[in-house]
Context: one part of a larger RNA
RNA sequence: CGUUAUUGCUUGAGAGGACUUUUUCCUAGUACGAGAGGACCGGAAAGAACAAACCUCUGGUGUACCAGCUGUUCCGCCAGGAGCACUGCUGGGUAGCUACGUUUGGACGGGAUAACCGCUGAAAGCAUAUAAGCGGGAAGCCCACCUCAAGAUUAGGCAAUUUUUGAUCUUCGGAUCAAAACGAUUUCCUGGAAGAUGACCAGGUUGAUAGGUCUCAGGUGAAAGCAGAGCGAUCUGUUAAGCCAAGAGAUACUAAUAAAUUGAAC
Numbered sequence: 001c002g003u004u005a006u007u008g009c010u011u012g013a014g015a016g017g018a019c020u021u022u023u024u025c026c027u028a029g030u031a032c033g034a035g036a037g038g039a040c041c042g043g044a045a046a047g048a049a050c051a052a053a054c055c056u057c058u059g060g061u062g063u064a065c066c067a068g069c070u071g072u073u074c075c076g077c078c079a080g081g082a083g084c085a086c087u088g089c090u091g092g093g094u095a096g097c098u099a100c101g102u103u104u105g106g107a108c109g110g111g112a113u114a115a116c117c118g119c120u121g122a123a124a125g126c127a128u129a130u131a132a133g134c135g136g137g138a139a140g141c142c143c144a145c146c147u148c149a150a151g152a153u154u155a156g157g158c159a160a161u162u163u164u165u166g167a168u169c170u171u172c173g174g175a176u177c178a179a180a181a182c183g184a185u186u187u188c189c190u191g192g193a194a195g196a197u198g199a200c201c202a203g204g205u206u207g208a209u210a211g212g213u214c215u216c217a218g219g220u221g222a223a224a225g226c227a228g229a230g231c232g233a234u235c236u237g238u239u240a241a242g243c244c245a246a247g248a249g250a251u252a253c254u255a256a257u258a259a260a261u262u263g264a265a266c
Stems, first nucleotide, its partner, number of pairs: 001151001005161006014148004020048007032037001050105005058099004065092005070085006109143003116136004162181008182263004187259001188204005209255003212251005218244003225238005
């Protein structure tokens, strides 16, 4: 920009993805075979590689969390802290993201066939799966499974699209104008497991969208101060303390103010 209004739900022309395979057990040491050996058919289990999703578990990361430690400067000193030293170093670690982790998948079935195997059967009194006709038959093909999909320009389909009041006109069916309410959309705003920006999604007071606060989960691991013990380093008690990021729930305390467009045509 088109699809000649808006919103929602869809059909599927077409396109893409996937399609793998091994071993063991049962049938059965059966059929077969002198023996050695050793099945078809059918059933079950466990794997490999690959793929997708996810983070409950096991791990990784986690430079905005917690603790320990060294040197130095500063906060007047002690104590307690802050800055710098690769994130100063070390030990752990929430959310998120992840694999080494977890779960799932390839299926079943149908159709047409290939090689190949057949039925009936003439040309050609026989024979012949073929000439007419009719079957079987593959990990392959078309469906089936998953995803996208009406710019499929043949642009598809379905559904729903205000209410009230006042004024004027009226052929009394209604029409026009104005106001209010309600709905939709965008700008705008609060944000996001969405994202480069657009877009998408959740919300905008008739509100839990984000922040804050409270409670909880979870992390670290027993704060500071004070008291006691010890000459002291230090230890003990208060104390499972104190602190805490992205997590869960609750709560309008703060911020989502205000405004614009539009509800077509017949």